[in-house]
């Protein structure tokens, strides 16, 4: 340099066009003598920028940065 593939809460994945759920992880409350282990309730992401299609985009187009891989 080209090709190809990825980018979503702290973190690990999900949503195949109707607007973001699960898991752990934290915080707070029961449970315990105390801590874990379990119950329960809360908070946290407008989904890598920037544009474009569309009534509507994490989704579908185009350009970018960033990381993986192949090829030279």
């Nucleotide at each position: 340099u080209g090709c190809g593939g990825a980018g979503u809460g702290g973190u690990g994945u999900a949503a195949u066009g109707g607007a973001a759920a699960c898991a752990u992880a934290c915080u707070c409350g029961g449970u315990u003598u105390u801590g874990a282990c379990c119950c329960g309730a809360g908070a946290g992401a407008a989904u890598c920028u920037a544009g474009g299609u569309u009534c509507g985009a994490c989704c579908c187009c185009u350009a970018g940065c960033u990381c993986c891989g192949c090829a030279g």
Molecule: transfer RNA
Organism: Acidobacteriota bacterium